[in-house]
Context: one part of a larger RNA
RNA sequence: CUGGGUGUAAAGGGAGCGUAGGUGGCAAGUCAAGUCAGAUGUGAAAGCCCGGGGCUCAACCCCGGGAUUGCAUUUGAAACUGGUUUGCUAGAGUGCAGGAGAGGUAAGUGGAAUUCCUAGUGUAGCGGUGAAAUGCGUAGAUAUUAGGAGGAACACCAGUGGCGAAGGCGGCUUACUGGACUGUAACUGACACUGAGGCUCGAAAGCGUGGGGAGCAAACAGGAUUAGAUACCCUGGUAGUCCACGCCGUAAACGAAGAAAUAUUAGGUGUCGGGGGUCUGAAGACCCUCGGUGCCGUCGCUAACGCAUUAAGUAUUCCACCUGGGGAGUACGUUCGCAAGAAUGAAACUC
Numbered sequence: 001c002u003g004g005g006u007g008u009a010a011a012g013g014g015a016g017c018g019u020a021g022g023u024g025g026c027a028a029g030u031c032a033a034g035u036c037a038g039a040u041g042u043g044a045a046a047g048c049c050c051g052g053g054g055c056u057c058a059a060c061c062c063c064g065g066g067a068u069u070g071c072a073u074u075u076g077a078a079a080c081u082g083g084u085u086u087g088c089u090a091g092a093g094u095g096c097a098g099g100a101g102a103g104g105u106a107a108g109u110g111g112a113a114u115u116c117c118u119a120g121u122g123u124a125g126c127g128g129u130g131a132a133a134u135g136c137g138u139a140g141a142u143a144u145u146a147g148g149a150g151g152a153a154c155a156c157c158a159g160u161g162g163c164g165a166a167g168g169c170g171g172c173u174u175a176c177u178g179g180a181c182u183g184u185a186a187c188u189g190a191c192a193c194u195g196a197g198g199c200u201c202g203a204a205a206g207c208g209u210g211g212g213g214a215g216c217a218a219a220c221a222g223g224a225u226u227a228g229a230u231a232c233c234c235u236g237g238u239a240g241u242c243c244a245c246g247c248c249g250u251a252a253a254c255g256a257a258g259a260a261a262u263a264u265u266a267g268g269u270g271u272c273g274g275g276g277g278u279c280u281g282a283a284g285a286c287c288c289u290c291g292g293u294g295c296c297g298u299c300g301c302u303a304a305c306g307c308a309u310u311a312a313g314u315a316u317u318c319c320a321c322c323u324g325g326g327g328a329g330u331a332c333g334u335u336c337g338c339a340a341g342a343a344u345g346a347a348a349c350u351c
Base pairs, nucleotide, nucleotide: 003323004322005321006320007305008304012319014201015200016199017198021194022193023192025088026087027086028085029084030083031082033081034080035077036076037075038074039073040072041071042070048066049065050064051063052062053061054060091191092188093187094186095184096183097182098181103177104176105175106174107173108172109171110154115149116148117147118146119145120144121143125136126135162169163168206247207246208245209244210243211242215241216240220236221235222234223233258318259317260316267296268295269294270293271292272291273290274289275288276287277286278285279284300307301306324351325350326349333344334343335342336341
């Protein structure tokens, strides 16, 4: 390289948009680049294969044929691929009518709780633990009542519930705004799928500048525990956590499962959002259907575990990735970054 693979053995990019490229629906006409058929030329000789022959055989040598799977020219074919022309509507998109949703951004606003401050009542403890101590408290704490300040998070509802491409999103109201779904079938008429590079988004922690700081809490300090205890437990406590703007670009970024569409292969049972029908006075029940989300399970698949119309089954297209363990996601170089570092990514050696 090929082959074989990528849920758990090595291996799916964190996610999306999209360029080149690759691939691409139905029908008719046409061209003939690919494709197929014929002819001609060429494809040196030797070698190779087959059939003969000559040295006593063989090696070796000689003769004839084949092959030389290729290339060029030419004549045709038109199913498939391709080019082109015309048309279609099942893919895709638009319109119209609807309901659902923690989808996003911004502004405003609410109550509970913690902490702090002020004042009242009140007196000797509080707090904490396995037990204690550090700590707080007669300068009046803890408890309790009233008032005030400030920040952060939104109990119940809440649900293998919903929305989002992923990260993720949860008090309430308003404004702006994205997507999906159902019904209809008016419009466009293949406009599609995937997507190397590229661009954008991307938890937490971290970084820069300026704010904010209630609670929590790396670091740090003290008290315990212990042989020791740079820990687990306790009392404190700073960055940080919050906001604005800008970086970083990583995670067990996980369903450890790339995206897409088609067809096929038993079903059963929940749940969410729609539509239609039957029954009913209504509530509701039943049936059909579309889209999501769970559980169980047949065929099939799998090394097994298990997956199983939300496939890890059967076929297709495109991208990414793997190729024994360690060395090593290291070194060097390059690109990016303020830095931390990220991305790309070896070899010697060794088993």
Predicted 3D model of a 351-nucleotide part of an RNA (small-subunit ribosomal RNA, central domain) from an uncultured bacterium. Model confidence (mean pLDDT): 84 of 100.